Predicted 3D model of a 350-nucleotide part of an RNA (small-subunit ribosomal RNA, central domain) from an uncultured bacterium. Its mean pLDDT, the model's own confidence on a scale to 100, is 89. It matches the Rfam family "Bacterial small subunit ribosomal RNA".

Context: one part of a larger RNA
RNA sequence: CUGGGCGUAAAGCGUGUGCAGGCGGUUUGAUAAGUUGGAUGUGAAAGCUCCUGGCUUAACCGGGAGAGGUCGUUCAAAACUAUCAGACUAGAGAGUGGUAGAGGGAGAUGGAAUUCCGCGUGUAGUGGUGAAAUGCGUAGAUAUGCGGAGGAACACCAGUGGCGAAAGCGGUCUCCUGGCCCAUUUCUGAUGCUCAGACACGAAAGCUAAGGUAGCAAACGGGAUUAGAGACCCCGGUAGUCUUAGCUGUAAACGAUGUGAACUUAGUGUCGGUGGGGUUAAAUCCAUCGGUACUGAAGCUAACGCGAUAAGUUCACCGCCUGGGGACUACGGCCGCAAGGUUAAAACUC
Numbered sequence: 001c002u003g004g005g006c007g008u009a010a011a012g013c014g015u016g017u018g019c020a021g022g023c024g025g026u027u028u029g030a031u032a033a034g035u036u037g038g039a040u041g042u043g044a045a046a047g048c049u050c051c052u053g054g055c056u057u058a059a060c061c062g063g064g065a066g067a068g069g070u071c072g073u074u075c076a077a078a079a080c081u082a083u084c085a086g087a088c089u090a091g092a093g094a095g096u097g098g099u100a101g102a103g104g105g106a107g108a109u110g111g112a113a114u115u116c117c118g119c120g121u122g123u124a125g126u127g128g129u130g131a132a133a134u135g136c137g138u139a140g141a142u143a144u145g146c147g148g149a150g151g152a153a154c155a156c157c158a159g160u161g162g163c164g165a166a167a168g169c170g171g172u173c174u175c176c177u178g179g180c181c182c183a184u185u186u187c188u189g190a191u192g193c194u195c196a197g198a199c200a201c202g203a204a205a206g207c208u209a210a211g212g213u214a215g216c217a218a219a220c221g222g223g224a225u226u227a228g229a230g231a232c233c234c235c236g237g238u239a240g241u242c243u244u245a246g247c248u249g250u251a252a253a254c255g256a257u258g259u260g261a262a263c264u265u266a267g268u269g270u271c272g273g274u275g276g277g278g279u280u281a282a283a284u285c286c287a288u289c290g291g292u293a294c295u296g297a298a299g300c301u302a303a304c305g306c307g308a309u310a311a312g313u314u315c316a317c318c319g320c321c322u323g324g325g326g327a328c329u330a331c332g333g334c335c336g337c338a339a340g341g342u343u344a345a346a347a348c349u350c
């Protein structure tokens, strides 16, 4: 080098864009680099394989033949790969006409609720728990009515519904903006797939600076519980949670399932289109494309289960695994303000 694997046993990078690289549709002609065949040269000896001979045999030794190569030269072939020239439209993209959507960014705005403040009514409790107490309250609380302030989140609609590469996205309106899908078959004519490195995005927590702070709430204080209580329960409460600008770069970042393509019995729901049929208009219905779920043939699987959204049958490319612990560690490198991240051993041990 070769092997077998990666849903749950070790193993799919959190996700995308994409250079190099690898791989690449149909067809015509040319070339002959790869490829295939012939000829020829060379591939020392020893060694190896076969035949044979010599030491009593064997080892050993002698003789003959053969094999042995990413090798050179030359002649030929032209299917495949490649290269060059030309053509095509089934991949890919564009155009035109439409649909749906919590996709993203900015601004404006609305109602309910909590808290706080002011005023009124009103009087002794309230709150909390398994039971209590701390707490709040005669300086008038809780309750109730009216008015005001401010922050955060958007009940119902709401749905294994939708959108997004993933993280994620939910009041309403306006502006800016990305992508998908369907129909048409008008255009380009292989422009494609994957992708080491690279670059970008990336929940929560955390960090820096400046704001903001209603509720909630690490830390912290108090009350309980308890043998103790560093907890669970209760009363408070600061970072934080929110905004802006940066940093961090990790999660059970999960479908624990890389991306793309092709093929392979069926059935049922649902979302977005289109065509047909139907209707006053609809709906049920039929066909089809794209999502999203469930049940299941074959097949696969250690089993569980998966099953056209495959874990089935194949192809292309990438990533990763190779007994448990030591070890998501040490050292070194790179990154970071730090916290730390990333890459990643060994001794030893079973």
Stems, first nucleotide, its partner, number of pairs: 003322004007304002012318001014201004021194003025088007033081002035077007042069001048066007091191001092188003095184004103177007110154001115149007125136002162169002206247006215241002220236004258317006266295011299306002323350003332343004